[in-house]
């Protein structure tokens, strides 16, 4: 310096064709037990790495950036 691939809940990850973001653990409240674990309801948790274009509408398209990885020179 050129390519690939990738940033989404505290962790690990889905999201197909652009149409009101989801599950699994983990967290919280309850039920259950003599008490736990385990099981079960029900809940909180997200400006989708940034910025900026298109669009009635962008997590999904497109540009520019930054971060991890990988390749190649």
């Nucleotide at each position: 310096g050129c390519c690939c691939a990738u940033g989404u809940a505290g962790c690990u990850c889905a999201g197909u064709c652009g149409g009101u973001a989801g599950a699994g653990c983990a967290c919280g409240u309850c039920c259950u037990u003599g008490g736990u674990a385990a099981g079960g309801a029900c809940g909180a948790g997200g400006u989708c790495g940034g910025c900026g274009g298109u669009u009635c509408a962008a997590a999904u398209c497109c540009g520019c950036u930054c971060g991890u990885g990988g390749g190649c020179u």
Overview:
Transfer RNA from a Deltaproteobacteria bacterium, 73 nucleotides, folded computationally. It matches the Rfam family "tRNA". Gene Ontology term of the family: triplet codon-amino acid adaptor activity.